This is a predicted structure of a 557-nucleotide part of an RNA (large-subunit ribosomal RNA, domain V) from Platoma sp. KA-2024a.
Its Rfam family is "Bacterial large subunit ribosomal RNA".
NCBI's taxonomy places the organism under Eukaryota, Rhodophyta, Rhodymeniophycidae, Schizymeniaceae, Platoma.
Context: one part of a larger RNA
């Protein structure tokens, strides 16, 4: 080297189970002040449900009585009418009242209605009280196979059932709780105007960087015509400033209702006069654009504004200031209107109703919790390791202000530039989620030097001894104990030295299982709860007979 036949487990991201962690999507279960309901309790109407009284709020009707001051014939409710009126059987007479006058806000007899309160009789009649037993219901005996039946006592128009209404109701049910996200959760945003990003046509992304909107105004609109003495600085004056005056420089630094570009002096700015084009009915053509929507607009007609006229006027310098469709309402119209004629209805035009703001809006109408879980998939996505990257970490040149008495480089070293390494916290989501087991501990290592120790130099602010710096070197070495679940640290004591690391933070198909990471309970602390916590705490199955590579030992060739 080949074979055997005996170990060993370093690899085959070994085998086992379509990852339990986390995303996405569904599903179950719980939970509640999530919607939306439902059983059920309770009250209450009404019907089963009837007999006789009793008492009566209040309603309407006739009807009688009163209507407190002062003046003022007196005991004036209030309005109107009114010149008379009325008693004796009748006419005459004659009494009594009123008219005149007085008094008073209000004047009287008579006549009519009307208000306020009281009392009476008649109707209707909430309600509420009592009495009774035939409905009803209950004991008990009788009878019977169980029931009715019968006979006594109770209690009762109640119970009980039935339909409708209310209150309350996770007991129950059915559900639904957005996306976007350099995993997810927290947070933060969603619609629309401006600017940079944006790469000199448009147009372009990001949880990229400034910022404004959900209006305002009957003038801040429209015409006509007037102004530029807008703004800001000089200098002189009046009276330090402020304010005004005068005389200059000054394309716009001002002013535009508001954000923020662009624009305006021929002015879109600032004033003055007269107004209501902030219209009506059609409609070419562009512009944007998947659509749907959005945005300029010339012409024609009517009937007007304002100008001597030509002309200009369909809101405002532009670019924001908003909401489909369905439903409903108002107002004017009539296309239809169910044998006909109406009507409900309906339709057409205008207008209102939405933080439907998640703004292309699902429904009128909706919130959480699972570590007791489950399922389908994801390495399209997070944790662990790998990968790429080095902002951070380590290390090193380089520059050398200043220490260093002087003196930059014996030793020190701000401050700024460059380069390596791939132990750190990060950042990417490239392999893996039909499974790459995760910290420390034990065992057993193997490698790198950027050297702690032990050997070789070199410089020195090396006298020596003992350092300090730097350069060569990995052959060998590089520590027990106490505390902690620790690595690490602290603490003690040795020792020539207690070095830094890399190996899937080396090593669970070698060990262990203390922590972390299930189910079980407890404390604080959140939550209205179900629940939950890189808060504590007690507990808590660690599978695999070696096929191949690998190494190890024997044996024969």
């Nucleotide at each position: 080297c080949u074979u055997a036949c005996a170990g060993u487990a370093a690899g085959a991201c070994g085998g086992a189970a379509a990852g339990a962690c986390c995303c996405u999507a569904g599903a179950u279960c719980c939970u509640u002040u999530a919607c939306u309901u439902u059983a059920u309790u309770u009250u209450u109407a009404u019907a089963u449900u009837g007999u006789a009284a009793a008492a009566g709020a209040u309603u309407a009707u006739a009807u009688u009585u009163u209507g407190a001051a002062c003046a003022g014939a007196a005991a004036a409710a209030g309005u109107g009418g009114g010149a008379g009126c009325u008693g004796u059987u009748u006419u005459u007479a004659u009494u009594g009242c009123u008219a005149u006058a007085u008094u008073g806000a209000a004047a009287u007899a008579c006549c009519a209605c009307u208000c306020a309160a009281a009392g009476u009789a008649u109707a209707a009649a909430a309600u509420u009280u009592u009495a009774c037993u035939u409905a009803u219901u209950u004991a008990u005996a009788u009878u019977u196979a169980a029931a009715a039946u019968u006979a006594u006592a109770a209690a009762c128009a109640u119970a009980g059932u039935a339909u409708g209404a209310a209150c309350a109701g996770g007991a129950a049910a059915g559900u639904u709780u957005a996306c976007u996200u350099g995993g997810g959760a927290u947070g933060a945003g969603u619609a629309c105007c401006u600017c940079c990003u944006a790469a000199a046509a448009u147009g372009u992304a990001a949880c990229g960087g400034a910022g404004g909107u959900g209006u305002g105004c009957a003038a801040a609109g429209g015409u006509a015509a007037a102004u530029u003495a807008c703004a800001a600085c000089u200098a002189u004056u009046u009276a330090u400033a402020a304010a005004a005056a005068u005389a200059g420089u000054u394309u716009a630094g001002a002013g535009u209702g508001u954000a923020a570009u662009g624009g305006c002096a021929u002015a879109a700015a600032u004033u003055u006069a007269c107004u209501u084009g902030a219209c009506a009915a059609u409609u070419a053509g562009a512009u944007u654009u998947a659509u749907a929507a959005a945005u300029c607009a010339a012409a024609u007609u009517g009937g007007g504004a304002c100008g001597c006229a030509a002309g200009u006027c369909a809101g405002c310098c532009a670019u924001a200031a908003u909401g489909a469709c369905c439903c409903g309402a108002u107002a004017u119209u009539a296309u239809a209107g169910u044998g006909u004629g109406g009507a409900a209805u309906u339709a057409a035009u205008a207008u209102c109703g939405u933080u439907c703001a998640a703004c292309a809006g699902u429904u009128a109408a909706a919130a959480g919790g699972a570590a007791c879980u489950c399922u389908a998939g994801g390495g399209a996505u997070a944790a662990c390791a790998g990968a790429u990257u080095c902002a951070u970490c380590g290390u090193g040149a380089u520059u050398g202000a200043g220490a260093g008495u002087u003196c930059g480089u014996a030793u020190u070293g701000a401050u700024g530039u460059c380069a390596c390494g791939g132990u750190u916290u990060g950042a990417u989501a490239c392999c893996u989620c039909g499974a790459u087991g995760u910290c420390g501990a034990c065992u057993c290592a193997u490698c790198u030097u950027a050297u702690c120790c032990u050997g070789a130099a070199a410089u020195u602010g090396a006298a020596g001894c003992a350092g300090a710096u730097u350069u060569c070197a990995a052959g060998g070495g590089u520590c027990u104990a106490g505390u902690u679940g620790u690595u690490c640290g602290c603490u003690a004591g040795u020792a020539a030295a207690a070095a830094a690391g890399g190996u899937a933070c080396g090593u669970g198909a070698g060990u262990u299982g203390g922590g972390u990471u299930c189910a079980g309970a407890a404390c604080g602390u959140c939550g209205u709860g179900a629940g939950a916590c890189a808060g504590u705490u007690c507990g808590g199955u660690c599978c695999c007979u070696a096929u191949c590579u690998a190494c190890u030992g024997u044996a024969a060739g």